[in-house]
RNA sequence: UUUCUAUCCAGAGAGGUGGAGGGACUGGCCCUACGAAACCUCGGCAACAUUUAUUGUGCCAAUUCCAGCAAGCGUAUGCUUGAAAGAUAGGAA
Numbered sequence: 001u002u003u004c005u006a007u008c009c010a011g012a013g014a015g016g017u018g019g020a021g022g023g024a025c026u027g028g029c030c031c032u033a034c035g036a037a038a039c040c041u042c043g044g045c046a047a048c049a050u051u052u053a054u055u056g057u058g059c060c061a062a063u064u065c066c067a068g069c070a071a072g073c074g075u076a077u078g079c080u081u082g083a084a085a086g087a088u089a090g091g092a093a
Base pairs, nucleotide, nucleotide: 001093002092003091004090005089006088007087008086013042014041015040016039017038021031022030023029025068026067027066028065043060044059045058047057048056049055064085069082070081071080072079073078
């Protein structure tokens, strides 16, 4: 990196460095100089694997922030369900 399986409506902060971005993509809509991303320290949450160890990853804005394709309902704004895509873990190549 590719593929298979499972889960995704809950939960979780501070400080330092840093300086303008970030929320996967597109369209919205949000977060951000009352400092973004990234890195470091301590802390926490609890998903998978593990079966006892200082466990291994992961995670700590908003339902995966919402929608994006299809079906059904509906006069309609819209609602419901299932996919697609994405993220995390484990197995295989």
Model confidence (mean pLDDT): 83 of 100. The RNA shown here (SAM riboswitch aptamer (S box leader)) has 93 nucleotides and comes from Bacillus velezensis UCMB5036. The RNAcentral record of the sequence draws on ENA and Ribocentre. The source organism's lineage runs through Bacteria, Bacillati, Bacillota, Caryophanales and Bacillus velezensis. Its Rfam family is "SAM riboswitch aptamer (S box leader)". Rfam links the family to the GO term regulation of gene expression.